[in-house]
RNA sequence: ACAGGCGACCGGAUAGCUGCUUUGCGGAAAGGAAAAUCCGCCAAAGAGGAAAGUCCGGGCUUCAAGGAAACAAGAUACCGGAUAACGUCCGGCCGGAGAAAUCCGAGGGAAAGUGCCGCAGAAAUAUACCGCCUUUUUUUGAAAGGUAAGGUUGAAAAGGCGAGGUAAGAGCUCACCGCAAAAUCGGCAACGGUUUUGGCAAGGUAAACCCUAUCUGAAGCAAGACCAAGUUAGGAGGGCUGAGGCUUUAUGCCUUGGUUAUACGGAGGGUUUCCACUCCGCUCCAGAGGUAGGUCGCGUUGAGCCGCAUAGCAAUAUUCGGCCAAGAUGAAUAGCUAUCGCGCCGCAAGGCGUACAGAACCCGGCUUAUAGGUCGCCUGAAAAG
Numbered sequence: 001a002c003a004g005g006c007g008a009c010c011g012g013a014u015a016g017c018u019g020c021u022u023u024g025c026g027g028a029a030a031g032g033a034a035a036a037u038c039c040g041c042c043a044a045a046g047a048g049g050a051a052a053g054u055c056c057g058g059g060c061u062u063c064a065a066g067g068a069a070a071c072a073a074g075a076u077a078c079c080g081g082a083u084a085a086c087g088u089c090c091g092g093c094c095g096g097a098g099a100a101a102u103c104c105g106a107g108g109g110a111a112a113g114u115g116c117c118g119c120a121g122a123a124a125u126a127u128a129c130c131g132c133c134u135u136u137u138u139u140u141g142a143a144a145g146g147u148a149a150g151g152u153u154g155a156a157a158a159g160g161c162g163a164g165g166u167a168a169g170a171g172c173u174c175a176c177c178g179c180a181a182a183a184u185c186g187g188c189a190a191c192g193g194u195u196u197u198g199g200c201a202a203g204g205u206a207a208a209c210c211c212u213a214u215c216u217g218a219a220g221c222a223a224g225a226c227c228a229a230g231u232u233a234g235g236a237g238g239g240c241u242g243a244g245g246c247u248u249u250a251u252g253c254c255u256u257g258g259u260u261a262u263a264c265g266g267a268g269g270g271u272u273u274c275c276a277c278u279c280c281g282c283u284c285c286a287g288a289g290g291u292a293g294g295u296c297g298c299g300u301u302g303a304g305c306c307g308c309a310u311a312g313c314a315a316u317a318u319u320c321g322g323c324c325a326a327g328a329u330g331a332a333u334a335g336c337u338a339u340c341g342c343g344c345c346g347c348a349a350g351g352c353g354u355a356c357a358g359a360a361c362c363c364g365g366c367u368u369a370u371a372g373g374u375c376g377c378c379u380g381a382a383a384a385g
Stems, first nucleotide, its partner, number of pairs: 002380009012340007020046005025040004048356001052367002055365005060220004066275006073216005078092005093107001094105004108211002113209002115205003129151002131147007159177002162174003178200001179198008224296004234285004238260009247250001264281005304323004309318003341354005
């Protein structure tokens, strides 16, 4: 130099002209309830690293607010740590890919149970098609027995490889590797090393059903809070009761007024049960107002951002110092011109292009998209400059 890997940053700049929104300030108008209007761009600020997806976790708001048990649904799943929390992140262990730097893992359980492993192949919870060996026989082929080393098929054929042994073979025997158990050493742990013993397995699959352990209320700023405006005239029946009247003196009937309690019932963050607590309520019929106003939520001050130092491998934490950075609600944050920057084409003049994309309560992540440019660190097998 080139190739690869990991991490971070920028993603347009300057000037002029013309416009917008919010806050502050100044002025006018008005003094009309909540509240609000107009003028002045005078000053300050004004769309991201993903604002996207709406996939996780929360803050906040409402459902008044709980305890115990069982079930359902969903999520997570090696070890240790970080965090408000997480299914996120950091560091490790194990497995896989790669020459390596590195990257990936939906990483508990198959000896609780069920299911599946198609086709091919002889056979997929096991088996004998070819083959090898032995015996009988001989029409050169057949029959009987043994075998699972070799071959076929397949993703996978019941440990691998080498030697011995055998009629031929087979962990049949032995050494090594693998597997299992025990002991011991290292490590917080996942796990790893060493030694000894044992011929040792009843394959794989759980992003198949399932089992185990842990966790989980619902809805969401169109949540919600406040102000203004507006609105209920009622009817029938039942129970209790006051007054008056009537007669058949009875739990009687009629008129009129009041009331609707205790008990009991109903409702109340997935379902059921128990406990506790809160709210509503006699039954039926029918009807009225509002849901196109305004303010707050939103001074967006936050688990906030930036920087140094300290601790830590790191994620991150702590102290100190500095900063305050849109708040619209039919939707502002811009348009034009010129010069430059960057990339490509071209001998040149010059031409073309300049990414993905726009807040809507606020944060921590993950995922996806991205023209091009800059910086840092790491690896370099094979071949070659």

A computed fold for a 385-nucleotide RNA from an uncultured Pseudomonadota bacterium, annotated as Bacterial RNase P class A.
It matches the Rfam family "Bacterial RNase P class A". Gene Ontology terms of the family: dimeric ribonuclease P complex, tRNA processing and ribonuclease P activity.
Of the family's consensus pairs, 95% are formed in the model.